[in-house]
Context: one part of a larger RNA
RNA sequence: UGACGGGGGCCCGCACAAGCGGUGGAGCAUGUGGUUUAAUUCGAAGCAACGCGAAGAACCUUACCAGGUCUUGACAUCGAUCUAAAGGGGAUAGAGAUAUCCAGAUAGUAAUAGAGAAGACAGGUGGUGCAUGGUUGUCGUCAGCUCGUGUCGUGAGAUGUUGGGUUAAGUCCCGCAACGAGCGCAACCCUUGUCGUUAGUUACCAGCACGUAGUGGUGGGGACUCUAACGAGACCGCCGGUGCAAACCGGAGGAAGACGGGGAUGACGUCAAAUCAUCAUGCCCCUUAUGACCUGGGCGACACACGUGCUACAAUGGUAGGGACAAAGAGAGGCGAGAUAGUGAUAUUAAGCGAACCUCAAAAACCCUAUCGUAGUCCGGAUUGCAGUCUGCAACUCGACUGCAUGAAGCUGGAAUCGCUAGUAAUCGCAAGUCAGCCAUAUUGCGGUGAAUACGUUCUCGGGCCUUGCACU
Numbered sequence: 001u002g003a004c005g006g007g008g009g010c011c012c013g014c015a016c017a018a019g020c021g022g023u024g025g026a027g028c029a030u031g032u033g034g035u036u037u038a039a040u041u042c043g044a045a046g047c048a049a050c051g052c053g054a055a056g057a058a059c060c061u062u063a064c065c066a067g068g069u070c071u072u073g074a075c076a077u078c079g080a081u082c083u084a085a086a087g088g089g090g091a092u093a094g095a096g097a098u099a100u101c102c103a104g105a106u107a108g109u110a111a112u113a114g115a116g117a118a119g120a121c122a123g124g125u126g127g128u129g130c131a132u133g134g135u136u137g138u139c140g141u142c143a144g145c146u147c148g149u150g151u152c153g154u155g156a157g158a159u160g161u162u163g164g165g166u167u168a169a170g171u172c173c174c175g176c177a178a179c180g181a182g183c184g185c186a187a188c189c190c191u192u193g194u195c196g197u198u199a200g201u202u203a204c205c206a207g208c209a210c211g212u213a214g215u216g217g218u219g220g221g222g223a224c225u226c227u228a229a230c231g232a233g234a235c236c237g238c239c240g241g242u243g244c245a246a247a248c249c250g251g252a253g254g255a256a257g258a259c260g261g262g263g264a265u266g267a268c269g270u271c272a273a274a275u276c277a278u279c280a281u282g283c284c285c286c287u288u289a290u291g292a293c294c295u296g297g298g299c300g301a302c303a304c305a306c307g308u309g310c311u312a313c314a315a316u317g318g319u320a321g322g323g324a325c326a327a328a329g330a331g332a333g334g335c336g337a338g339a340u341a342g343u344g345a346u347a348u349u350a351a352g353c354g355a356a357c358c359u360c361a362a363a364a365a366c367c368c369u370a371u372c373g374u375a376g377u378c379c380g381g382a383u384u385g386c387a388g389u390c391u392g393c394a395a396c397u398c399g400a401c402u403g404c405a406u407g408a409a410g411c412u413g414g415a416a417u418c419g420c421u422a423g424u425a426a427u428c429g430c431a432a433g434u435c436a437g438c439c440a441u442a443u444u445g446c447g448g449u450g451a452a453u454a455c456g457u458u459c460u461c462g463g464g465c466c467u468u469g470c471a472c473u
C1' cells in the first nucleotide's frame, strides 16, 4: 500500500421488511448426477454448471459402439505415365460401402477433364484453455480506475481522489498544496409517449353521390386513422419556499416533470473463471490408424437423487351454444382462401399472393344463455388397447397428430427456498427462428386483461466511501 475482522461510522440495491404469485408434495416434459451398457460421444460444476453449447439426435447430423471395408487416402497441391472422357442411366452380386458389366450420346486434340506407380504430403471433434489468440461469463451499468507536473516523505508511498453539502453517478458546488488531464458517469444512437409539416397506395372514409343480400364495393375526398421522412417539444426554463452555492421541496402550464418509460452501450481489473469440440494456433501424440467410407445400434437405457418447467388438484370453475376486440411476424420446392369428402387428423380440386393488396388467421382470456352442486365428480388427465392421418428411402428400437375406449396420482404440498415496485406481478392467447417431420410444456419476440404493497433500514445477503486493529501481503 492492499487484503481481512463474528471492529466502528455513512450510503445504496426486490437485500430485508410490507405485499402478490410460485418452487419443495402429484403426474408428465426436459437437463444433470449416479448406475447400467458393446456404446450410452464430448464439454459446462456454488452464486456465474444442470429447457446450458443443442435456433430441432429416426438415417444424416455424430464426434460413440459392433460388424463389413480402404490405405497418397473422403478433402488440397505437385507428379513419370495412361485414357477420351467425367457426370448421368441400366443390369447382376451384396446390408451397404463396393465389385463386375452394358447401352447410347455430346464436347474435345491437350489449354480441359478423368485415372494414376513411387514419393513429398493429406487427415485427426486426439492431448494440453495451467503454453496461447479471439470470443464470453462474473463482480456490475457498481462508480470507480489512473496519469502529467508540483508539493510532502530517507524510502515504500502520500497528496490530487480526503473534508462539508448534494446527486442515480469521482454528478455538481464550497473548501483545501495542489493545478490540470485521461478511461469510465452523463449526453450524442434506436424505440415508445404529444403535436406540426410533407406525401396519399395496396392504408383511411368525415361530408357529397352511386350501388349491394352484405362489405370503402364504386365515383370521389386528403379531413380523420395509419404509414414514413423531416421538424417541434422538457431545460429545474417559470412561480413560491429552504440554501453561500450546488441542489432539494411544492406549484402552474403541459401529451410528458425533474434521468418521462424501455433498449443498445460494460472503465482499470478479479476469478491460472469458460471455451484447443465454432474458428485460429505453439508444443506433444496417431499415420494399413487416434485417419476415411458404409450398414445397424447408441446419444432416447433406469432400483434411485437433484435442478428447470408444463398440467392439475376445481364453482373467481368445467362443459355446450351464441357474440366481440389485438399486436408483432412469416410466405414461392412457400402461404394456401373457397368448394367437395371425412366425426376428425387430413385428402381432392384450386382462386389469390414474392404480399400495408392475397394467405397463414380461429386471437384467447372476456360477455350472454343453459347445465353440473362439492363428489376423486361432467374436476384432473397420466397410462394402456384398438382403428387411422401426415412427413419422410425408412416412424421396431425412436416422430407428431386424430377418433373411440381406458380414466392413474392428485383435495394446495415438511424443513426450506425463488421471482416481482406498474402497464410491473399475475393471468390469456398469437407469432417467429431452427425445421422434410418433430418429441417446443423450450427459447426469442408480440399484444389482451390487469393488481397488492413499501412503516422503515434493527436484522440477512451483496456492493461503495471514510476510519480503526492486524501474527497476512
Stems, first nucleotide, its partner, number of pairs: 002472001004469002007467007015457002019420005026311008034302002042053002064297007073121001077120002081115004089102005123286002126284003132280002134275003137271001139269001144183006150159003163174003189263004194232007204221002208219003235257001238251005300439001313413001317372007329360003334353002338349004379410001384405007426449007
Description:
A computed fold for a 473-nucleotide part of an RNA from an uncultured bacterium, annotated as small-subunit ribosomal RNA, 3' major domain. Rfam family: Bacterial small subunit ribosomal RNA. Rfam links the family to the GO terms structural constituent of ribosome and ribosome. The coordinates come from a structure-prediction model, not an experiment, and the mean pLDDT is 84. The RNAcentral record of the full RNA draws on ENA, Greengenes and SILVA.